About this RNA:
This is a predicted structure of a 74-nucleotide RNA (transfer RNA) from Candidatus Naiadarchaeum limnaeum. The prediction has a mean pLDDT of 81. It matches the Rfam family "tRNA". It is annotated as a transfer RNA. RNAcentral holds the sequence, with entries from ENA and Rfam. The source organism's lineage runs through Archaea, Nanobdellati, Candidatus Undinarchaeia, Candidatus Naiadarchaeaceae and Candidatus Naiadarchaeum.

């Protein structure tokens, strides 16, 4: 140098291949119940498509660049 894989919340995943309506979960966390207290339980609240661009009525799902990260040949 050239292929080829991966990026979703404080963390771990689910939907990407086959575009579709508020992007679902589980942990944490942070308020009330409850409890003589903690713990568990229960309710509730909390926060995400790696940036940029481009096709489409519509894009976490496709195409094109960049950033990061793993691997592979030389």
């Nucleotide at each position: 140098g050239c292929c080829c894989c991966c990026a979703u919340a404080g963390c771990c995943u689910a939907a990407c291949c086959u575009g579709g309506a508020u992007a679902g979960g589980g942990c944490g966390a942070u308020a009330g119940c409850c409890u003589u207290c903690u713990a568990a339980g229960c309710u509730a609240u909390u926060g995400g498509u790696a940036g940029g661009g481009g096709u489409u009525c519509a894009a976490a799902u496709c195409c094109c660049c960049u950033u990061g990260g793993g691997g592979g040949c030389a």